[in-house]
RNA sequence: AACGUGCUCCGGGGUCGGUGAGAAUCCGAACCGGCGGUGAAAGUCCGCGACCCGCGCUGCGUGAGAAUCCCGAAUCUGGGGCGCUCACCGGCCGGUUGAGCUGGUGAAAUUCCAGCACCGACGGUUAAAGUCCGGAUGAGAGGCGCACGAG
Numbered sequence: 001a002a003c004g005u006g007c008u009c010c011g012g013g014g015u016c017g018g019u020g021a022g023a024a025u026c027c028g029a030a031c032c033g034g035c036g037g038u039g040a041a042a043g044u045c046c047g048c049g050a051c052c053c054g055c056g057c058u059g060c061g062u063g064a065g066a067a068u069c070c071c072g073a074a075u076c077u078g079g080g081g082c083g084c085u086c087a088c089c090g091g092c093c094g095g096u097u098g099a100g101c102u103g104g105u106g107a108a109a110u111u112c113c114a115g116c117a118c119c120g121a122c123g124g125u126u127a128a129a130g131u132c133c134g135g136a137u138g139a140g141a142g143g144c145g146c147a148c149g150a151g
Stems, first nucleotide, its partner, number of pairs: 003149005009143002015029004030131002032120002034048004043118002052095003056092004061088005068081004100116005122134003
């Protein structure tokens, strides 16, 4: 150095005009591009993450419920054990999850250069949203660094 464990910090960008009672949502024109990989630099290749879904699995987790057993008490009530069901929270698994071609250079590029295309979760909104507001001062692929460990 690499590897393993723990920890700190970091970790998503972008709008104007027109119409209209009303649109940053329609129409026109513009603008934006997370993370790892890849013979060479990627929104469109291969994967990952975020949102959403599940009669899925799971936990010394949290709360509630009904049942059962034990102890105490003896009308009510209290404490404990054992599993069960439901909800929530966390973890895992699975599902869902958009879009690129042509030419050039080159040893090598769907990644560079040229041209012309295309794509963009959910909820909200006086009117339909990649760009506004919200969940989110969240989560997160992962990245820099520090400490320790074994050889």
FMN riboswitch aptamer (RFN element) from Cryobacterium frigoriphilum, 151 nucleotides, folded computationally. The sequence was found by an Rfam model in a public genome assembly. Its mean pLDDT, the model's own confidence on a scale to 100, is 80. The model forms 100% of the base pairs in the Rfam consensus. It matches the Rfam family "FMN riboswitch aptamer (RFN element)". Rfam 15.1 lists 6,230 matches to the family in 5,120 species. The organism belongs to Cryobacterium, within Bacteria.